[in-house]
RNA sequence: UUCCGGGUCCUGCGCAACGGGAACUCUUGAACCGUGUCAGGUCCUGACGGAAGCAGCACUAAGGGAGCCCUCUCGUGUGCCGCGGGGUUGCCUGGGAUGA
Numbered sequence: 001u002u003c004c005g006g007g008u009c010c011u012g013c014g015c016a017a018c019g020g021g022a023a024c025u026c027u028u029g030a031a032c033c034g035u036g037u038c039a040g041g042u043c044c045u046g047a048c049g050g051a052a053g054c055a056g057c058a059c060u061a062a063g064g065g066a067g068c069c070c071u072c073u074c075g076u077g078u079g080c081c082g083c084g085g086g087g088u089u090g091c092c093u094g095g096g097a098u099g100a
Stems, first nucleotide, its partner, number of pairs: 001097008009086006015079002017076006024067005034059004042051003
């Protein structure tokens, strides 16, 4: 001086980590405009019986709170982890050739 390889640089895909959301679990949750059961009382009936139905109770909806090993989804240079591609103007490194 030059050639080749690798790293640094850029980029694609993948994986993991972290964060958010969802699903899921528990809990709470409807004066009336949810369901069921409807004390009392009300209405209909000669009676038998029936009707509607407040409170209460139970179950839940929307929603709230907590949990969340696992599942799904979104995001991020968190990683420089894996596999490729690009560039060789620059830097580092390994090997070779040539010359002084």
Bacterial small signal recognition particle RNA from a Bacillota bacterium, 100 nucleotides, folded computationally. It was read from a public genome assembly, where an Rfam model found it. Its mean pLDDT, the model's own confidence on a scale to 100, is 76. Its Rfam family is "Bacterial small signal recognition particle RNA". Rfam classes the family as a non-coding RNA gene.